RNA sequence: UCCACGAAAGGGCAAACCGCACGAAACUGCGGGGCGCAAAGUCCUUAACCGGUCGCCUUCUUCGGAUGAGCACGGUGGCGGGACUGCCGAA
Numbered sequence: 001u002c003c004a005c006g007a008a009a010g011g012g013c014a015a016a017c018c019g020c021a022c023g024a025a026a027c028u029g030c031g032g033g034g035c036g037c038a039a040a041g042u043c044c045u046u047a048a049c050c051g052g053u054c055g056c057c058u059u060c061u062u063c064g065g066a067u068g069a070g071c072a073c074g075g076u077g078g079c080g081g082g083a084c085u086g087c088c089g090a091a
Base pairs, nucleotide, nucleotide: 005089006088012037013036017032018031019030020029021028035078041084042083043082049081050080051079052076053075054074055073057068059066060065
């Protein structure tokens, strides 16, 4: 120095939940909050990589939900894989 790995320190991000706003909904944005995260940084949810999942949709319903389809439409990258980049340095 590189690869693997993840102790410590400094700093970073921010789940549930609450408030406000958008939306039919899933969700999303901002503020509070802090469950977690060594890539929870960037890109990809696609015609331009693969799969999952949620809403919408079908049928049933005791209205809580269950079920089927996934062709189209909308979401999720904090669901898994993938691409690119990156801080620190104990064992």
Description
c-di-GMP-I riboswitch aptamer from an Alphaproteobacteria bacterium, 91 nucleotides, folded computationally. NCBI's taxonomy places the organism under Bacteria, Pseudomonadati, Pseudomonadota, Alphaproteobacteria. Its mean pLDDT, the model's own confidence on a scale to 100, is 78.